Annotation
The part of an RNA shown here (small-subunit ribosomal RNA, 5' domain) has 473 nucleotides and comes from Gloeochaete wittrockiana. The coordinates come from a structure-prediction model, not an experiment, and the mean pLDDT is 86. The full RNA is in RNAcentral, with records from ENA. It matches the Rfam family "Bacterial small subunit ribosomal RNA".
[in-house]
Context: one part of a larger RNA
RNA sequence: GAACGAACGCUGGCGGCAGGCCUAACACAUGCAAGUCGAACGAACUCUUCGGAGUUAGUGGCGGACGGGUGAGUAACACGUGGGAACGUGCCUUUAGGUUCGGAAUAACUCAGGGAAACUUGUGCUAAUACCGAAUGUGCCCUUCGGGGGAAAGAUUUAUCGCCUUUAGAGCGGCCCGCGUCUGAUUAGCUAGUUGGUGAGGUAAAGGCUCACCAAGGCGACGAUCAGUAGCUGGUCUGAGAGGAUGAUCAGCCACAUUGGGACUGAGACACGGCCCAAACUCCUACGGGAGGCAGCAGUGGGGAAUAUUGGACAAUGGGCGAAAGCCUGAUCCAGCAAUGCCGCGUGAGUGAUGAAGGCCUUAGGGUUGUAAAGCUCUUUUACCCGGGAUGAUAAUGACAGUACCGGGAGAAUAAGCUCCGGCUAACUUCGUGCCAGCAGCCGCGGUAAUACGAGGGGAGCUAGCGUUGUUC
Numbered sequence: 001g002a003a004c005g006a007a008c009g010c011u012g013g014c015g016g017c018a019g020g021c022c023u024a025a026c027a028c029a030u031g032c033a034a035g036u037c038g039a040a041c042g043a044a045c046u047c048u049u050c051g052g053a054g055u056u057a058g059u060g061g062c063g064g065a066c067g068g069g070u071g072a073g074u075a076a077c078a079c080g081u082g083g084g085a086a087c088g089u090g091c092c093u094u095u096a097g098g099u100u101c102g103g104a105a106u107a108a109c110u111c112a113g114g115g116a117a118a119c120u121u122g123u124g125c126u127a128a129u130a131c132c133g134a135a136u137g138u139g140c141c142c143u144u145c146g147g148g149g150g151a152a153a154g155a156u157u158u159a160u161c162g163c164c165u166u167u168a169g170a171g172c173g174g175c176c177c178g179c180g181u182c183u184g185a186u187u188a189g190c191u192a193g194u195u196g197g198u199g200a201g202g203u204a205a206a207g208g209c210u211c212a213c214c215a216a217g218g219c220g221a222c223g224a225u226c227a228g229u230a231g232c233u234g235g236u237c238u239g240a241g242a243g244g245a246u247g248a249u250c251a252g253c254c255a256c257a258u259u260g261g262g263a264c265u266g267a268g269a270c271a272c273g274g275c276c277c278a279a280a281c282u283c284c285u286a287c288g289g290g291a292g293g294c295a296g297c298a299g300u301g302g303g304g305a306a307u308a309u310u311g312g313a314c315a316a317u318g319g320g321c322g323a324a325a326g327c328c329u330g331a332u333c334c335a336g337c338a339a340u341g342c343c344g345c346g347u348g349a350g351u352g353a354u355g356a357a358g359g360c361c362u363u364a365g366g367g368u369u370g371u372a373a374a375g376c377u378c379u380u381u382u383a384c385c386c387g388g389g390a391u392g393a394u395a396a397u398g399a400c401a402g403u404a405c406c407g408g409g410a411g412a413a414u415a416a417g418c419u420c421c422g423g424c425u426a427a428c429u430u431c432g433u434g435c436c437a438g439c440a441g442c443c444g445c446g447g448u449a450a451u452a453c454g455a456g457g458g459g460a461g462c463u464a465g466c467g468u469u470g471u472u473c
Base pairs, nucleotide, nucleotide: 001473002472003471004470006469007468008467009466010465013345014344015343016342017341018340020337021303026301027300028299030298031297032296035062036061037060040059041058043056044055045054046053047052069256070255071254079180080179081178082177083176084175087173088172089171092169093168096165097164098163099162100134101133102132103131109124111122112121113120114119140149141148142147154161155160156159182228183227184226189219190218191217194216195215196214197213198212199211200210201209231253232252233251234250235246236245237244238243258279259278260277261276262275281292282291283290284289309335311334312333313332317331318329319328320327321326348378349377350376351375358369359368360367361366384409385408386407387406388405392400417462418461419460420459421458422443423442424441428457429456430455431454432453438445439444
C1' cells in the first nucleotide's frame, strides 16, 4: 500500500447492487418448512332441478433419496484430473410384442372390549390399478444344448391415459486404477483377513467383501506406522511475476442430521422433518406407561468483540402430485433491520471589500480567519406536497407496489464530519502544565518560553464517512 463475512470509538442525508453467527455440530417455547391423486377402490356425509355435484378418514399409487441446512468427522480414491471394466437405473425418448381365465383376503365400517393417555385387542361384512394362482410368451434369463424358468390392471368425458415383457438411448449413480493433495523422526519399524492362491458364499457388479483350506507373504528412510491439524475443488486476497495466504457469499463433489448401532421399504436410503434398539437430555403421566430431536425459515436462551423479521406472495423461475382445473412449496421471488462493503449523488451556484463584526496572533503599524459571511441575482439534484403510472405476463393471473419512472408545485430550503499537524509524513502558533498530568507505530516528547501533553486560533488529509484494533499478502 492492498484486502476483509470484521469489531470498537466519534459522526451520519439519499439511492442502486451485494453480503450479514467466523464463537457453543450448545439447548430449544411457538408457528410454518412435503405433499398430492375421487380419471385406482369401497364406504360415509352434505347439497340436489333426482340427471348429478361436492367433501373426505381409510385401502392403493407416485413423491417424501429432490429441494433446503451444516462442516462435526475425514489426510481418505474424500477431492481434483486422466483413464478403466465386471454393473444398476423410477420418471423421459425409442424398438418389438402382449394386456387371457380365475381365486382368497383385508382396512374402512359394525359390534364387543382394554388403557389416564399414546394407542390397542377380538368378532362379523366389503372393494380395488392392493395380494395370489393358472394360461400364453416373439423376444428375455439359465443351460450339461436335452431342456428348464418367468408377466400383466384397469380407468374415464371414448379420446386417450395406463399395465406387462423386451431393444436401444439419454441423463444419473455404484466400483477400480495412474498422478496430485498439510505438519512432526523429540513418532522407525508396522501388519494374522494381514499379503497372495484354490474353492465356495455374497453383491446390481470386480474384489479377503465374507468363509474353508494352502502358502508366508505385504508396507516402510522415495517416510510406513503413530500423533497433530484440516471438508476438497473451481475460485478468493495479495504480488510485476514466481510465489504466499485462504476456501464466507456463488458453483461442483463429499460427509453429517442429539450420540452410537441396525436394518426395512424402495429404481434409488442404511433415509434431517421414516422405523427399531441402546445412551444422554427435555416434557406428559392416573406411576402402569408414553412423547421429542431447528446443522430447514423465522424466533428464544446461552456463548461472544460481533452478525437481521416469530414479515408478504406463490405474480415470476423451478420442484412434487394430478388427464386437467388445481393443490402444496420458509426452494424461490420480494419486502423489513444495521453505513457491513462497493458504486453513484447531495449538503447549493454566481456575484459580493468598508477586506464588516467577532475570534486569534501582533513588533500594536497591522496580519489572519476571508469572497469566507451578510447582501444581491439564480437553480431545485435530493428531501417534502399533488397528479399520472409501468416492464417484469402469454388469453387470464403482480407479492413486490401506487414501487421504479414521468409531470407539476413551494422553498436555500431537509443534509458534515473524522483524524492528524516533532521526524518518518502533507500541515504552526498562543496559552495552560512543569519528568506532574499525559503522549507514543518507531525514534522519542514532558524537570518554567513544549511546533511532540491539554485547550484556543490557524492549517493538512480523507469525506458519509474518518480513525483504532485484529488477520492475510